Background
The RNA shown here (Bacterial RNase P class A) has 370 nucleotides and comes from Nocardioides sp. A source record names the gene rnpB. The model forms 95% of the base pairs in the Rfam consensus. Its Rfam family is "Bacterial RNase P class A". Gene Ontology terms of the family: dimeric ribonuclease P complex, tRNA processing and ribonuclease P activity. The sequence is in RNAcentral, with records from ENA.
RNA sequence: CGGGCUGACCGGGCGACCGCGUGACCACCGCCGCGAGGCGAGGGUCCCGAGGAAAGUCCGGACUCCGCAGGGCAGGGUGGUCGGCAACACCGACCCGAGGUGACUCGCGGGACAGUGCCACAGAGAACAGACCGCCCGCCGUCCUCGGACGGCAGGCAAGGGUGAAACGGUGAGGUAAGAGCUCACCAGGUGCCUGGGUGACCAGGCACGCUAGGUAAACCCCACCCGGAGCAAGACCGAACAGCGUGCGUUCGAGGGCGGCCCGCCCGAGCACGCGGGUAGGUCGCUGGAGGCCGCCGGCAACGGCGGUCCUAGAUGGAUGGUCGCCCCUCUCACGAGGACAGAAUCCGGCUUACAGGUCAGCCCGUCC
Numbered sequence: 001c002g003g004g005c006u007g008a009c010c011g012g013g014c015g016a017c018c019g020c021g022u023g024a025c026c027a028c029c030g031c032c033g034c035g036a037g038g039c040g041a042g043g044g045u046c047c048c049g050a051g052g053a054a055a056g057u058c059c060g061g062a063c064u065c066c067g068c069a070g071g072g073c074a075g076g077g078u079g080g081u082c083g084g085c086a087a088c089a090c091c092g093a094c095c096c097g098a099g100g101u102g103a104c105u106c107g108c109g110g111g112a113c114a115g116u117g118c119c120a121c122a123g124a125g126a127a128c129a130g131a132c133c134g135c136c137c138g139c140c141g142u143c144c145u146c147g148g149a150c151g152g153c154a155g156g157c158a159a160g161g162g163u164g165a166a167a168c169g170g171u172g173a174g175g176u177a178a179g180a181g182c183u184c185a186c187c188a189g190g191u192g193c194c195u196g197g198g199u200g201a202c203c204a205g206g207c208a209c210g211c212u213a214g215g216u217a218a219a220c221c222c223c224a225c226c227c228g229g230a231g232c233a234a235g236a237c238c239g240a241a242c243a244g245c246g247u248g249c250g251u252u253c254g255a256g257g258g259c260g261g262c263c264c265g266c267c268c269g270a271g272c273a274c275g276c277g278g279g280u281a282g283g284u285c286g287c288u289g290g291a292g293g294c295c296g297c298c299g300g301c302a303a304c305g306g307c308g309g310u311c312c313u314a315g316a317u318g319g320a321u322g323g324u325c326g327c328c329c330c331u332c333u334c335a336c337g338a339g340g341a342c343a344g345a346a347u348c349c350g351g352c353u354u355a356c357a358g359g360u361c362a363g364c365c366c367g368u369c370c
Stems, first nucleotide, its partner, number of pairs: 001367010012328007020049002023046004029040004051342001055353002058351005063231004075227005080094005095109001096107004110222002115220002117216003132161002134157003138153006169187006188212002190209008235285004244276006256268004292311008329340004
C1' cells in the first nucleotide's frame, strides 16, 4: 500500500423566534370558608423533556393480586462442559464437529445395541437387505475349427457393472469351482479394560476383540433438570348523579325553591333535609432513583464481582417532546435547488431478534514492496 476478520462508538451541530407537557417560583382574578386555608381559570419567569433500537412483544425477572400441607400424573420448556447472573432460551472461557492459507466464523451440540415409525425419485434390493447385468460348479440339448460358444434346468457367489444422498469398512495378498473378514498384513472406525493429563466436556498412549448393526429424535419416544395462574386495563384509596334503605320535618298551622348577601314583600309550591351501605361516572396513588450510569483501584483469561469517588434531567393518559428562519456539515444535481437512515416512550429492569443513510476508532490476519 492492497485485501480481509473482529469489537466498540456516533448517528447532524450552533443560534434566534413561536408553540406543547411535567415541576418550581411570582404576582393577579373568581368562588367557598369566621379564620387558617381550600378549589378553579388564565398570565409571566426558570429548569428539564424519546432511542440505540423507545420496535417485535420472543425469553427471563422485579412489583401486584389470586391460589398453594406433601407427593404424583398430564402439559410446557431447557439440553456439550465449567463458570457468571436476581433469573434466563442470555453472557464468558473451553471441548467436539464443519468451513477458511489465516485472523476467525458456523452449530435447537443428551440418547438411534429400550421400542415403534419414516427414508421421495431412481433402483432387482433402503435394513440384520438384495441376483437386474454379471461370475462359477453340475446336468440336458444344439453347433463346432474339438480349446469352446449359445440356450434351458437346478444351485452357489455380494468380488465387478449399473441405480441412488445413502447399497452392510478400504488397499493388497492368501484362499476358492467362483467368491466372501473366510484368513492374514497395513490403514480407518467401534466396543471393553488399563495408564497418564484436565474441576469437567474431553484428549494422548497401550492391550484385547474381525466387532464393522446406515440416516432421521426441529418423528413418536426415553433420560436428566426446571416450571402455580393472571397481569400496571395489576392493584390500593376517595367518590358524585340516579335508584334503594333508615330517621326527622312538611302538604293552607306551607317544608323547600326563585327574585345576586340579609330583612320585608311578591311568585311557585309537594316534597325536602340528614344518615347508611354498595362503589358506577370521575379523581388520586401505584409512577419512576434503579439488580442505575461514569471514573479509578483490586480479584478473575473473560463474562463478572468487591471497594472508593462522582453524576442523575420524561412520567404523559383522545396521550407533550413540534414548527419556521440563518450559518455550518453530509448526500444528490452542470446549476438553480432538493433532501437528512431506521424509527418514536406508556410500570420498570436484564437479554435476544429485527430495521438502519452516513461516519469514527481500536485490535488482529493474509499478500506485496522498502